Background
Model confidence (mean pLDDT): 83 of 100. SAM riboswitch aptamer (S box leader) from Pontibacter aquaedesilientis, 104 nucleotides, folded computationally. The sequence was found by an Rfam model in a public genome assembly. Lineage of the source: Bacteria > Pseudomonadati > Bacteroidota > Hymenobacteraceae > Pontibacter.

RNA sequence: GAUUUAUAAAGAAGCGUGGAGAGACAGGCUCUGUGAAGCGCUAGCAACCAGCCACUUGGCAAGGUGCUAAUUCCUGAUUCCGGAUUUUCGGAAGAAUAUAAAUU
Numbered sequence: 001g002a003u004u005u006a007u008a009a010a011g012a013a014g015c016g017u018g019g020a021g022a023g024a025c026a027g028g029c030u031c032u033g034u035g036a037a038g039c040g041c042u043a044g045c046a047a048c049c050a051g052c053c054a055c056u057u058g059g060c061a062a063g064g065u066g067c068u069a070a071u072u073c074c075u076g077a078u079u080c081c082g083g084a085u086u087u088u089c090g091g092a093a094g095a096a097u098a099u100a101a102a103u104u
Stems, first nucleotide, its partner, number of pairs: 001104008013042005021031003025076004043068003048064002051060003072096001078093006
């Protein structure tokens, strides 16, 4: 990198460094010199894997990851349902993306 499965309306930030971008992509919108990304330290959230306790279900949090603006910030292939009936609105599935685990 690829494939499969699961999850994504909840939750959780300070300091130092750095010095202009960031939010995957496109559009929108938002954040940002009252300091972006990145990096470091500390803290926290969660509970996928491992572990421990309980024993169908649950709990714990010292290990491996992940995460800590906004629902995955919103919309976005395609299909279905309903309203409206040139256009469009709402809902469902789904695509895409992210993370984990397994396989390769």